[in-house]
Context: one part of a larger RNA
Molecule: small-subunit ribosomal RNA, central domain
Organism: Sphingobacteriaceae bacterium
RNA sequence: UUGGGUUUAAAGGGUGCGUAGGCGGCCGUUUAAGUCAGUGGUGAAAUACGGCAGCUCAACUGUCGCAGUGCCCUUGAUACUGAACGGCUUGAAUUCUGUUGAAGAUGGCGGAAUGAGACAAGUAGCGGUGAAAUGCAUAGAUAUGUCUCAGAACACCGAUUGCGAAGGCAGCUGUCUAAGCAGCGAUUGACGCUGAUGCACGAAAGCGUGGGGAUCGAACAGGAUUAGAUACCCUGGUAGUCCACGCCCUAAACGAUGAUAACUCGAUGUUAGCGAUAUACAGUUAGCGUCCAAGCGAAAGCGUUAAGUUAUCCACCUGGGGAGUACGGUCGCAAGAUUGAAACUC
Numbered sequence: 001u002u003g004g005g006u007u008u009a010a011a012g013g014g015u016g017c018g019u020a021g022g023c024g025g026c027c028g029u030u031u032a033a034g035u036c037a038g039u040g041g042u043g044a045a046a047u048a049c050g051g052c053a054g055c056u057c058a059a060c061u062g063u064c065g066c067a068g069u070g071c072c073c074u075u076g077a078u079a080c081u082g083a084a085c086g087g088c089u090u091g092a093a094u095u096c097u098g099u100u101g102a103a104g105a106u107g108g109c110g111g112a113a114u115g116a117g118a119c120a121a122g123u124a125g126c127g128g129u130g131a132a133a134u135g136c137a138u139a140g141a142u143a144u145g146u147c148u149c150a151g152a153a154c155a156c157c158g159a160u161u162g163c164g165a166a167g168g169c170a171g172c173u174g175u176c177u178a179a180g181c182a183g184c185g186a187u188u189g190a191c192g193c194u195g196a197u198g199c200a201c202g203a204a205a206g207c208g209u210g211g212g213g214a215u216c217g218a219a220c221a222g223g224a225u226u227a228g229a230u231a232c233c234c235u236g237g238u239a240g241u242c243c244a245c246g247c248c249c250u251a252a253a254c255g256a257u258g259a260u261a262a263c264u265c266g267a268u269g270u271u272a273g274c275g276a277u278a279u280a281c282a283g284u285u286a287g288c289g290u291c292c293a294a295g296c297g298a299a300a301g302c303g304u305u306a307a308g309u310u311a312u313c314c315a316c317c318u319g320g321g322g323a324g325u326a327c328g329g330u331c332g333c334a335a336g337a338u339u340g341a342a343a344c345u346c
Base pairs, nucleotide, nucleotide: 003318004317005316006315007300008299012314014201015200016199017198021194022193023192025088026087027086028085029084030083031082033081034080035077036076037075038074040072041071042070049065050064051063052062053061054060091191092188093187094186096183097182098181099180100179103177104176105175106174107173108172109171110154114150115149116148117147118146119145120144125136126135162169163168206247207246208245209244210243211242216240220236221235222234223233258313259312260311261310262309263308266291267290268289269288270287271286272285273284274283295302296301319346320345321344328339329338330337331336
């Protein structure tokens, strides 16, 4: 390289948009580039293969023939692919009418809790643990009541629920933005699928500048435990946790399962529609779950939300360690990220 693979053995890119490229629905006409058939030319000699012959045989040699994937010319064929043209509606998109949701952005508002301050009332403990101690408290704490302030998060509802491409999204409400689904079948007429490079988004932690700082809390300090205890437990506590703007770009970024399309028994629950007088029963479309037939799988298991049967495109794997390391490149303020070996060894 071919082949074979990628849920768990090595292997699906974190996610989307999209350039080149690859692939692409139904009908017809033209063309004849690919494709197929025939003719001609070329395809040197030697070698190889077959026949015959010459050295006593053989090796060796001579001679005749065959073969020669290929390339070029030319004459045809037209199913498929391509190209050009015309048409179609089922793929795709748009309009209309409904509908759904914790989808996003930005304002306003709310109550509980926590902490703090003031006042009242009140007296000796509070707190914490396995047990304690550090700590707080007669300068009046803890517990109780009233008022005020601050920041952060939204109990119940709440659910194998819902929405989003993924990351993710949850108090109530206004404005703006986007999306899905259903119904109707009006419009366009293949406008599609995938997608190297690229661009955008991307939890937490971390970084820069300026705010904010209630809680929790790396580091740190103290108290315990212990042989020791740079820990687990306790009392404190800085960065951070929050906001704005700008970076970082990684995760067990997981369904450890790439995207799209078609096909292949059923049962049951649920969300949003449609239709119907109806919350019954049955049907249908799009999702979210559970259990199974066929089939698949090394098994566990998967099973119309496939890991089944097929097609197209992309990504990735090729024994363990060395190593996601070194070097170089690119990116970054840094931390580092990305790309990514070899010697050696088993």